[in-house]
Context: one part of a larger RNA
RNA sequence: AGUGUACGGUGGAUGCCUUGGCACUAGAAGGCGAUGAAGGACGCGACGAACAGCGAAAUGCUACGGAGAGAUGUAAGUAAUCUAAGACCCGUAGGUCUCCGAAUGGGGCAACCCAGCAGUUAGAAGAACUGUUACCCGUUAGUAAAUACAUAGCUAACGAGGAGCAACACCCGGUGAACCGAAACAUCCAAGUAACCGGAGGAAAAGAAAGCAAACGCGAUUCCCUAAGUAGAGGCGAUUGAAAGGGGAAGUAGUCCGCUACCAUAAGAGUUACAAAUCUUUAGAAUAGCUGAAUCAUUUGGGAAAAUGAACAACACAAGGUGAUAGUCCUGUAAGCGAAAUUUUAAAGACUCGGGUAGCAAAGAGUAGGGCGGGGCACGUGUAAUCCUGUCUGAAUAUGUGAGGACCAUCUCAUAAGACUAAAUACUAGCUAGUGACCGAUAGUGAACCAGUACCGUGAGGGAAAGGUGAAAAGAACCCUUGGCAGGGAGUGAAAAGAACCUGAAACCGUAUACUU
Numbered sequence: 001a002g003u004g005u006a007c008g009g010u011g012g013a014u015g016c017c018u019u020g021g022c023a024c025u026a027g028a029a030g031g032c033g034a035u036g037a038a039g040g041a042c043g044c045g046a047c048g049a050a051c052a053g054c055g056a057a058a059u060g061c062u063a064c065g066g067a068g069a070g071a072u073g074u075a076a077g078u079a080a081u082c083u084a085a086g087a088c089c090c091g092u093a094g095g096u097c098u099c100c101g102a103a104u105g106g107g108g109c110a111a112c113c114c115a116g117c118a119g120u121u122a123g124a125a126g127a128a129c130u131g132u133u134a135c136c137c138g139u140u141a142g143u144a145a146a147u148a149c150a151u152a153g154c155u156a157a158c159g160a161g162g163a164g165c166a167a168c169a170c171c172c173g174g175u176g177a178a179c180c181g182a183a184a185c186a187u188c189c190a191a192g193u194a195a196c197c198g199g200a201g202g203a204a205a206a207g208a209a210a211g212c213a214a215a216c217g218c219g220a221u222u223c224c225c226u227a228a229g230u231a232g233a234g235g236c237g238a239u240u241g242a243a244a245g246g247g248g249a250a251g252u253a254g255u256c257c258g259c260u261a262c263c264a265u266a267a268g269a270g271u272u273a274c275a276a277a278u279c280u281u282u283a284g285a286a287u288a289g290c291u292g293a294a295u296c297a298u299u300u301g302g303g304a305a306a307a308u309g310a311a312c313a314a315c316a317c318a319a320g321g322u323g324a325u326a327g328u329c330c331u332g333u334a335a336g337c338g339a340a341a342u343u344u345u346a347a348a349g350a351c352u353c354g355g356g357u358a359g360c361a362a363a364g365a366g367u368a369g370g371g372c373g374g375g376g377c378a379c380g381u382g383u384a385a386u387c388c389u390g391u392c393u394g395a396a397u398a399u400g401u402g403a404g405g406a407c408c409a410u411c412u413c414a415u416a417a418g419a420c421u422a423a424a425u426a427c428u429a430g431c432u433a434g435u436g437a438c439c440g441a442u443a444g445u446g447a448a449c450c451a452g453u454a455c456c457g458u459g460a461g462g463g464a465a466a467g468g469u470g471a472a473a474a475g476a477a478c479c480c481u482u483g484g485c486a487g488g489g490a491g492u493g494a495a496a497a498g499a500a501c502c503u504g505a506a507a508c509c510g511u512a513u514a515c516u517u
Base pairs, nucleotide, nucleotide: 001516002515003514004513005512006511007510008509009508015502016468017467020439021438022436023435024434025433026432027431029428030427031165032164039100040099041098042055043054044053046078047077050074051073052059061094062093063092064091065090066089070082071081072080105114106113107112115133116132117131118130119129120128121127135162136161137159138158139157140156141155142154143153170201171199172198173197174196175195181188185235211218212217222249223248224247225246226245232240233239254420255419256418257364258360259359260358261357262356263355268353269352270351278350279349280348281347282346283345284344285343286342287341289337290336291335295310296309297308298307299306311328312327319331320330321329369393370392371391372390373389374388375387379405400415401414402413403412404411455462456461475501478489479488480487481486
C1' cells in the first nucleotide's frame, strides 16, 4: 500500500409526516375612491429588533348583541395590571385615523419645504393651532371688452359630479405588428392574434325583421349540439371555411317616440326596459352563536384508542385531536334552535304614474341608390349580391320602397335612414362550504420557514437557499478535567431522540485486525 472483516467519522439520500401548494365543484359577491382609495412612509407596548394589530384618542375609544373565566398577540421571561359591577374574545354600528400617494393651496429629489385668507391662543409684531384655498364640467348669480344693445371673458357660490386604483380575468370600440407557414418568396398565412389606447358592467354585446325562406312556410336576440371540415374561398398553393334547416338552453318579452273623438279619476300599470322616486309591515337569508346520543373492566405497554370480555347509541360510522389504531374521551357530525344592529330577497300596503277604445293621420333625406378608392362579410374583384364609408353625386314617398347572391320580369317576404329591453352566455382577485386514480420539501406556487425576502444589477429587471428533539422541555441540577469548546460521571425520558436534535444510504476519511506484497 492493497483486499477482507469489525467498529467509527463525515454526509444528508431514503422511509414516514404536513402547517403549504395545485386543479376544480357549489353558493354568495363582483368593486374601492375628493366623506381622500389601492399602496406605502413614520410612529404607537413597562422592556432592543422584527412580524401582526393599531394611528398623536395609536397593542387601542364608544354603543349594542353574543359568550362565560380567565386575560395583557407571535413570544419565553420579569414587572405592573384588568376581570362575575362580566374582563379577554367574537359580531354589528360608530368615533379617532400623523405624513405620502389621483394628492388637489404653491413647490418638490414621495412620505419633505414654503405660503395666502378666516378664526383661536389676553394678541399689535413674531409664534403655534384649527379650518379653508388645485383643475375640468354642470347650475345659479354678479360683473363686463372690441361694440350701442349684447356676447366672449372674468369673479363668486353651490354640486357625495369627474379624476385615481384593480382581477396581467371576462366585454365593446379605436390603432394594429412580426417571427412563423407556404419546405425560398411577393398575393396569401400567422391574425384582426400580440401589443398599445379609450369605455363600461356584474356581466358586456346583440335584439323585436326594409329577416330567413320557397311549403302545410317560419316569426326578436344570445348560447350549445348538429348540418360540416360540407357548400364555398384559395399563387385553386399553404391553407381557410360558412349559412339555411334540424335538435336543445332560456323565455306566461316585448315596448316607446302622432292627431281627433268617445269613455274615465278609477279601473289599470309600476321600481330590470317600455315614465319615474321613496317608505312601512310581514316572511325568509347573510354577518356572532347555542343544544346536540351512546363504555366499562382486565391484559400488554412509558402511554390504550390495541387484544380479550361484557354493554350502549345511531336522522350522528364526515373529519380532526387525544402518550399506538376511539361510533360511545374532546372538538365536532345528523337533527334542531338563535339577532339589539347592519345588509339583502320576496310579498303586501302606502305611494307614484297618467290611461283605455275607435277612427284618422303619419310612417325617420344629403338618406337609399350610383361613380371612384378602400374595408368588412367563410367569399383574395371575381358573375359579387348584402353591410360600412374617404370623395363626387343623388331619388321615390305606401298606387311608394328594399330584399330573395350580377341583372331583368313574374311571384314571395319585409317596411331602412329614431330609441329602450330581462333570461339562457363569458370570467374569478376576494368570501363561504367542499372535492381530488393531484404534489409531498431537488416535488407542489418563485415562496410549507418573517419570500418577491437575502442577494445581484445604474436601471428596466433578475432572484435563491432554508421543514421534522420529545407524548410532555421533563431542554440535562450537582460533581470532575478544561482558558474555552468539549468530554467523563450523575440525572430526565419508553428511547438520548441532547437541541449541529426522527430515520440516517452512498461517495469520501479513519481505527483495529487477518492475509498478501

Overview:
A computed fold for a 517-nucleotide part of an RNA from a Paludibacteraceae bacterium, annotated as large-subunit ribosomal RNA, domain I. The prediction has a mean pLDDT of 83.